[in-house]
């Protein structure tokens, strides 16, 4: 130089005039300051925050699933093990359990998990001696996506972990390094197909809704209207799923009484009625730079410094001009382009989109200089 | 803003708890019937089951991610 793998980074710059929004000086004119992004997006995950009335326990139900740090958390992020992909750099993983239990394994084959289709055997039993029936047998064929631990020997009537050798898996127990997950050799036992993104078990966490959340204030109505149940033998709400437990819960008149009336509590069903202000809201586990400590790393202490939008149907806009990129042109001139998107309570992750370029590290390659 | 759903031929849908070439009407297209044309009859094409990626032997179906509709809430 080619080809290629991770990391991180940029995402046009500056003037003028004219708007648009919000702050702040001002007696309204006028001044002057701030104004989109790395994904502001998907809403996938985590918190801050409000609220559910202020004690608690258990099930469900959800989620997550090698070990160890990190951090407000978290399923994210950093190291590490295991396993698999690739010549390497490096990638990938839903990486607890199928030996706890139930299911499901289509077609094919005998059989899909209580294996005998063909084959081999036919020591025992029995006919009856050629042979053959009951048996036995998982070596071999064949069906499959998947067929009952692998090679060799031994043994047997064939045969088979049925026995020995090595080897694989796996369980247990005790060593040794390691925090750990593992590894690494000994001993012992086993041989049990797959699927848990099937149901289920096993350990760990987890109350519920979300800024249309919540608090205030103003307007404005309708303390109406109809069904059902209830008023202490208690209807029904509160601990936002269930249960226990626990709290909180609304009466008078007439009548002997059933019950009527009146009021009163609770659900539903139609129906009116506001359609605006204010807080919450913008400076916070906040970002960035330079210095320096811990730590492999994420990350984090500590000194100094610097920036930080705030609208409510929603501002961040346009139009000239000069640089700069790029792309037609041999050059100059001249033209032509410029990507994905766009703040809505804030903040940490994660996915995804994204024109064109830069930068640093590593890997494999070897024609040619 | 927040939560939920759903997507199979031009159009309407089917396929059970994963099991095979995804099947129907309706609409097209050919041919027969008919002077002709409707209907009727035979036949035929038509599918990235929204895009992509994963589990499995095997995916419409289970998971995950990505894009289009849709539907509740003061």
């Nucleotide at each position: 130089g080619c080809u290629g793998u991770a990391u991180g980074c940029c995402g046009g710059a500056c003037u003028a005039u004219c708007g648009c929004u919000u702050c702040c000086g001002u007696g309204a004119a006028c001044g002057g300051g701030g104004g989109a992004g790395g994904a502001a997006a998907g809403u996938c995950c985590g918190g801050a925050c409000u609220g559910c009335g202020c004690a608690g326990g258990g099930c469900a139900g959800c989620a997550c699933a090698c070990c160890g740090g990190u951090g407000a958390a978290u399923a994210g992020c950093c190291g590490g093990g295991u396993g698999g992909c690739g010549u390497a750099a490096g990638c990938c993983a839903a990486c607890a359990g199928a030996a706890a239990g139930u299911g499901c394994c289509a077609c094919a084959g005998a059989a899909a998990a209580u294996a005998a289709c063909c084959g081999c055997c036919g020591a025992u039993g029995c006919c009856g001696u050629a042979g053959g029936c009951a048996g036995g047998u998982a070596a071999g064929g064949g069906u499959g996506a998947a067929a009952a631990c692998g090679u060799g020997g031994g043994g047997u009537a064939a045969g088979a972990g049925c026995c020995c050798a090595c080897g694989c898996a796996u369980u247990g127990c005790a060593g040794c390094a390691g925090u750990a997950a593992u590894g690494c050799g000994g001993c012992a036992g086993u041989g049990g197909g797959g699927u848990a993104a099937a149901c289920c078990u096993u350990g760990u966490g987890u109350g519920c809704a979300g800024a249309a959340a919540u608090g205030c204030c103003a307007u404005g109505u309708a303390a109406a209207u109809c069904a059902g149940c209830c008023c202490c033998u208690g209807a029904g709400g509160g601990c936002g799923g269930c249960c226990c437990g626990u709290c909180c819960g609304a009466u008078g008149c007439u009548g002997u009484a059933u019950a009527g009336c009146a009021g009163g509590g609770c659900u539903g069903a139609a129906g009116g009625g506001u359609a605006g202000g204010c807080a919450g809201a913008u400076u916070g586990a906040u970002u960035c730079c330079g210095g320096u400590g811990a730590g492999c790393a994420a990350u984090u202490g500590c000194c100094g410094g610097a920036a930080c939008a705030g609208a409510u149907a929603a501002a961040u806009g346009a139009u000239a001009g000069u640089c700069g990129c790029c792309c037609u042109g041999u050059a100059a001139a001249a033209g032509g382009g410029a990507a994905c998107a766009g703040a809505a309570u804030c903040c940490g992750g994660c996915u995804u989109a994204c024109a064109g370029g830069c930068a640093u590290a590593c890997a494999g390659u070897a024609a040619a200089c | 803003g927040c939560a939920c759903c759903c997507g199979u031929a031009g159009c309407u849908u089917a396929a059970c708890u994963g099991g095979a070439u995804a099947g129907a009407g309706c609409a097209g297209c050919u041919g027969a019937c008919u002077a002709c044309g409707g209907a009727u009859c035979a036949g035929c094409a038509g599918g990235u089951u929204a895009g992509g990626g994963g589990u499995u032997c095997g995916a419409c179906u289970c998971c995950c991610u990505u894009c289009g509709g849709g539907u509740g809430c003061a």
Molecule: RNase P RNA; transfer RNA
Organism: Bacteroidota bacterium